[in-house]
Context: one part of a larger RNA
RNA sequence: CACCGCCCGUCAAGCCAUGAAAGAUGGCAGUACCCGAAGUCGCCUUUGGCGCCGAAGGUAAGGCCGUUGAUUGGGGCUAAGUCGUAACAAGGUAGCCGUAUCGGAAGGUGCGGCUGGAUCACCUCCUU
Repeated sequence: CACCGCCCGUCAAGCCAUGAAAGAUGGCAGUACCCGAAGUCGCCUUUGGCGCCGAAGGUAAGGCCGUUGAUUGGGGCUAAGUCGUAACAAGGUAGCCGUAUCGGAAGGUGCGGCUGGAUCACCUCCUU
């Protein structure tokens, strides 16, 4: 402070982090193919030639991890904005849970369930 109370959601404003996103950009490891230095090894017609392996380089389609990204989704926070009034008293249609559906928004309606519902009546038990 104490119903002139409390309180819910949409919308508007500012700030913050974050999800999605055509695309842009970077890193990492690998795959396939091309090319193939040095060198080992093998063969040969041995001042040399050919072949196997092979670093670097190139091409291609992908993988993983970052940065950025028009736009977009909700979230959090913020003395005094907007619309309503859903909840708290039987909150003025008791509330809540699940589900379907509808609606600017809180929410409404249907079906099922719960009492953590008030009131009234009845029953059982206890006390006087």
This is a predicted structure of a 128-nucleotide part of an RNA (small-subunit ribosomal RNA, 3' minor domain) from an uncultured Fibrobacterales bacterium. Its mean pLDDT, the model's own confidence on a scale to 100, is 81. Its Rfam family is "Bacterial small subunit ribosomal RNA". Rfam links the family to the GO terms ribosome and structural constituent of ribosome. The full RNA is in RNAcentral, with records from ENA and SILVA.